[in-house]
């Protein structure tokens, strides 16, 4: 890449480099940021998917994550609010 499977309302940030973009794409809203975005680096941290097992407990090692519900809405169903499903999408863990 591509299948399958499980979860996604919780939780957890400070430095250096750097110098205008980010929030996955596509369209609409909305909000971070020159009181310094992305990326990278060094450290700190959450969490508890493999490690490893009905449960529960821990966190040495693999991953993953540290603004907003996966920021929200698109599509279907029911609707006042809203809830629920379906697609896309991240993570894990397994087959090719």
């Nucleotide at each position: 890449c591509c299948c399958u499977u499980a979860u996604c309302g919780a939780g957890a940030u400070g430095g250096g480099u750097g110098g205008a973009g980010g929030g996955a794409a596509c369209c609409g809203g909305c909000c971070c940021u020159u009181c310094g975005a992305a990326a990278c680096c060094c450290a700190g941290g959450c969490a508890a998917c493999c490690u490893a097992c009905a449960u529960a407990g821990a966190a040495a090692g693999g991953u993953g994550c540290c603004a907003a519900c996966u920021c929200c809405g698109g599509u279907c169903c029911u609707g006042a609010a809203a809830g629920g499903g379906a697609u896309a999408g991240a993570u894990g863990a397994g087959a090719g």
Molecule: SAM riboswitch aptamer (S box leader)
Organism: Dehalococcoidia bacterium